[in-house]
The RNA shown here (transfer RNA) has 74 nucleotides and comes from an Erysipelotrichaceae bacterium.
It matches the Rfam family "tRNA". Rfam's curators write: Transfer RNA (tRNA) molecules are approximately 80 nucleotides in length. By type it is a transfer RNA.
RNA sequence: GCGGGCAUAGUUCAAUGGCAGAACACGACCUUCCCAAGGUUGUGAUGCGGGUUCGAUUCCCGUUGCCCGCUCCA
Numbered sequence: 001g002c003g004g005g006c007a008u009a010g011u012u013c014a015a016u017g018g019c020a021g022a023a024c025a026c027g028a029c030c031u032u033c034c035c036a037a038g039g040u041u042g043u044g045a046u047g048c049g050g051g052u053u054c055g056a057u058u059c060c061c062g063u064u065g066c067c068c069g070c071u072c073c074a
Stems, first nucleotide, its partner, number of pairs: 001070007010024004018054001026042005047063005
């Protein structure tokens, strides 16, 4: 330099054009003499910039970071 893959909540993963979800973690409450466990409930996210579309996490372009492979020079 060329090609491919990945990026969603604090963490691990779903959602594949039509209200962005789950588990764990965190806050509040219930339960308990207390702790733990359990129950109810709440907060919180699409790497970034554009484009297409009535509508984009999803499709297209660019860009950033990470991973894999190939090539050239030394």

The sequence is in RNAcentral, with records from ENA.